[in-house]
Context: one part of a larger RNA
RNA sequence: UUGGGCGUAAAGCGUCUGUAGGUGGCUUUUCAAGUCCGCCGUCAAAUCCCAGGGCUCAACCCUGGACAGGCGGUGGAAACUACCAAGCUGGAGUACGGUAGGGGCAGAGGGAAUUUCCGGUGGAGCGGUGAAAUGCGUUGAGAUCGGAAAGAACACCAACGGCGAAGGCACUCUGCUGGGCCGACACUGACACUGAGAGACGAAAGCGUGGGGAGCGAACAGGAUUAGAUACCCAGGAAGCCCACGCCGUAAACGAUGGAUACUAAGUGCUGUGCGUAUCGACCCGCGCAGAGACCAAGCGAAAGUGAUAAGUUAGCCACCUGGGGAGUACGCUCGCAAGAGUGAAACUC
Numbered sequence: 001u002u003g004g005g006c007g008u009a010a011a012g013c014g015u016c017u018g019u020a021g022g023u024g025g026c027u028u029u030u031c032a033a034g035u036c037c038g039c040c041g042u043c044a045a046a047u048c049c050c051a052g053g054g055c056u057c058a059a060c061c062c063u064g065g066a067c068a069g070g071c072g073g074u075g076g077a078a079a080c081u082a083c084c085a086a087g088c089u090g091g092a093g094u095a096c097g098g099u100a101g102g103g104g105c106a107g108a109g110g111g112a113a114u115u116u117c118c119g120g121u122g123g124a125g126c127g128g129u130g131a132a133a134u135g136c137g138u139u140g141a142g143a144u145c146g147g148a149a150a151g152a153a154c155a156c157c158a159a160c161g162g163c164g165a166a167g168g169c170a171c172u173c174u175g176c177u178g179g180g181c182c183g184a185c186a187c188u189g190a191c192a193c194u195g196a197g198a199g200a201c202g203a204a205a206g207c208g209u210g211g212g213g214a215g216c217g218a219a220c221a222g223g224a225u226u227a228g229a230u231a232c233c234c235a236g237g238a239a240g241c242c243c244a245c246g247c248c249g250u251a252a253a254c255g256a257u258g259g260a261u262a263c264u265a266a267g268u269g270c271u272g273u274g275c276g277u278a279u280c281g282a283c284c285c286g287c288g289c290a291g292a293g294a295c296c297a298a299g300c301g302a303a304a305g306u307g308a309u310a311a312g313u314u315a316g317c318c319a320c321c322u323g324g325g326g327a328g329u330a331c332g333c334u335c336g337c338a339a340g341a342g343u344g345a346a347a348c349u350c
Stems, first nucleotide, its partner, number of pairs: 003322003008303001012318001014201004021194003025088004033081002035077009049065006091191001092188003096183004103177007110154001114150008125136002162169002206247006215241002220236001222234002258317001262313002268293001270291007299306002323350003332343004
């Protein structure tokens, strides 16, 4: 390479948008590029294969012959793919009526707690631990009452619940704004799926400039523990966590499971929404769509498991894997302020 794979053995890009490309619904027509059939030419000889023959056999040699296939020409076929033309509505989309939501951005407001400061009461401890000590306290701590300020996070509701492409999103209100779902069926008429490159977004930590700094707290220093203790425990604590703008671009970025389509047993709880039944009405009961759960039939699976939210059965597209180590390293290149990121070997060794 062929092939076989990709939840846990190596392997799904962190996620999305989308270019080229690949693939693509139903009906009728054109054409004949792909496709199929016939014929012709050609693909030197030798070799290989088959048949026969010659050296006593064989190797070897001689004679004859293909099969399959390639290329070119020519004549036909028209189902399928492509092309041409016309149409369709089931895929997709637009408009309409509803609707749920921590989806996003901005602004305003709120209370509890914490810390600090000021004042009152009060007078000896507080704090901390396995036990202690460092630490705080008669210059009045801790406790308690009143007042003020600051920053950060939003208890209960809260869920096996909701929204978002993912990262993620939760005090309350307002403004702006994205997407979804359901219902009717009006319109467009295949406009679709995937997506190499490319672009956008992307937790935490980290970086730059300027703010902010209550609490927590890498580093650091102190007290313990210990043989030691560069730790676990305790008392402190510069950075950071917060805000604005700009970088970084990585995570066990996980469902360790790429997107999209169709199909394949039941029963069960939840969220959104619609219909029927019922009713004064809300429930209840039955049916449907969309989502998100647990359990399980068949099937799949090495097993554990999975099982309509598939890891089942299908056709299409992309990414990736190919023994362990060396190594996600070296070198080169691209990006970055840096940290580093991306791409990514070999020798050698088992």
Molecule: small-subunit ribosomal RNA, central domain
Organism: uncultured bacterium